[in-house]
Predicted 3D model of RNase P RNA and transfer RNA as a complex of 438 nucleotides. It holds a member of the Rfam family "Bacterial RNase P class A". The family's RNA type in Rfam is ribozyme.
RNA sequence: AAAGUAGAUCAAGCGAUCGCUCUUCGCCCCAGGCGGAGGGAGGAAAGUCCGGACUCCAAAGGACAAGGUGGCCGCUAACGGCGGCUCCGAGUGAUCGGGGGAAAGUACCACAGAAAACAUACCGCCAGCCUUAGGCUGGUAAGGUUGAAAAGGCGAGGUAAGAGCUCACCGGCCCGCCAGUGAUGGGGGGCGCUUGGCAAACCCCACCCGGAGCAAGACCAAAUAGGAGGGUUGGGUGGUCCGCCCUUAGCCCUCGGGUAAGGUCGCUCGACCCCGCGAGCAAUCGCGGGGCAAGAUGAAUGAUCGCUGUGACUCGUUCUACGAGCCACGACAGAAUCCGGCUUACCGAUCUGCUUUAGCC
RNA sequence: GGCGACGUGGUGAAGUGGUUCAACACGGAGGUCUGCAAAACCUCUAUUCACCGGUUCGAAUCCGGUCGUCGCCUCCA
Numbered sequence: 001a002a003a004g005u006a007g008a009u010c011a012a013g014c015g016a017u018c019g020c021u022c023u024u025c026g027c028c029c030c031a032g033g034c035g036g037a038g039g040g041a042g043g044a045a046a047g048u049c050c051g052g053a054c055u056c057c058a059a060a061g062g063a064c065a066a067g068g069u070g071g072c073c074g075c076u077a078a079c080g081g082c083g084g085c086u087c088c089g090a091g092u093g094a095u096c097g098g099g100g101g102a103a104a105g106u107a108c109c110a111c112a113g114a115a116a117a118c119a120u121a122c123c124g125c126c127a128g129c130c131u132u133a134g135g136c137u138g139g140u141a142a143g144g145u146u147g148a149a150a151a152g153g154c155g156a157g158g159u160a161a162g163a164g165c166u167c168a169c170c171g172g173c174c175c176g177c178c179a180g181u182g183a184u185g186g187g188g189g190g191c192g193c194u195u196g197g198c199a200a201a202c203c204c205c206a207c208c209c210g211g212a213g214c215a216a217g218a219c220c221a222a223a224u225a226g227g228a229g230g231g232u233u234g235g236g237u238g239g240u241c242c243g244c245c246c247u248u249a250g251c252c253c254u255c256g257g258g259u260a261a262g263g264u265c266g267c268u269c270g271a272c273c274c275c276g277c278g279a280g281c282a283a284u285c286g287c288g289g290g291g292c293a294a295g296a297u298g299a300a301u302g303a304u305c306g307c308u309g310u311g312a313c314u315c316g317u318u319c320u321a322c323g324a325g326c327c328a329c330g331a332c333a334g335a336a337u338c339c340g341g342c343u344u345a346c347c348g349a350u351c352u353g354c355u356u357u358a359g360c361c
Numbered sequence: 362g363g364c365g366a367c368g369u370g371g372u373g374a375a376g377u378g379g380u381u382c383a384a385c386a387c388g389g390a391g392g393u394c395u396g397c398a399a400a401a402c403c404u405c406u407a408u409u410c411a412c413c414g415g416u417u418c419g420a421a422u423c424c425g426g427u428c429g430u431c432g433c434c435u436c437c438a
Stems, first nucleotide, its partner, number of pairs: 001357010012308007020040009042332001046343002049341005054213004061242004067208004071085005086099005100204002105202002108197002122144002124140007152170002155167003171193001172191004177186003217265004227255007234246004257437002272291008309329003313325005362434007371387003388406006411427005
């Protein structure tokens, strides 16, 4: 330098004018208006896929069902998230992707093929018999054929032909030892050793999990007929049973009635943000200092202009640069109870670590 | 805003618990029949199952993501 890989930051800045919304202060002719000051979208506010906070149901309790997660250790409020480690796979590499159990049991594996997991025998090979070709019986599974997948692999010995039948190496299973918290790794001994795939099929093992969701929920205001019919037998905990709580009448459905498309709280200070120091490989945690940063509800957060900055294009010159002109500041997108993640979308700009290749010193 | 369900020819819709032909009906085109039509009958037509990825030998079906459509939930008693 090129190519690549992993990550981080930003999402133009300042000012003026006119608007929108909220808070606060002041004034006025006070259901309101005017003026001053101040706040006013994002890295994903998105999808709503996970996890929590919060609220109600009982304070959320027991059992079952259903659901979820899945190497190990740690972090955390929690997680399907994150970090480190480990094994397998891909890559020259940085790095990336994946992860319980198929030897507990059940199911399935189309077509093809002899045979798809209880093994089996179409061609072939070998032996015997009948015997012209050929046929029958037996042995065998090394070779051929099929398939996504063929019953350990490969070599030697062995044999009528063969075969873990025997042996070496690889693979597998079992049992100790050593290192490690552990997954796992290293090394040793034993066993010739039938035991594919699929669990994002049922299932087994371990762990987690009550339900609903801010339109949760609480209060106020206004008004009415707390009415009629039907169903059910207590009702609530939104799968079931128990338990618990409430009640003497309750609950559900339909019709009817009222109010007027109401107000306040919940609502934004929080597992919060920034800086520094310390512990830790890291995720993260601790301590100290500083800061307050949307809170709307048919739902605000915008527009114009100027300067600076950045970028593209054109032109000129003294051409790795400078100057002038002109254009743009672009993408994805937009809070709706809040927070931690994941996923998805995205114009571009900058920075950092690492790898490979080539050249130079 | 929250919660839930669904997506298969032009339309409706079956199939889905894995592998063979994705049925069936309506529609459309052509033909037979008829003097002409209707009806009936015959033939054809068009779905890589919303899209992308994964699991698997194999996916409309199982798993994840994206997109779209539809439904329910807000006062008093």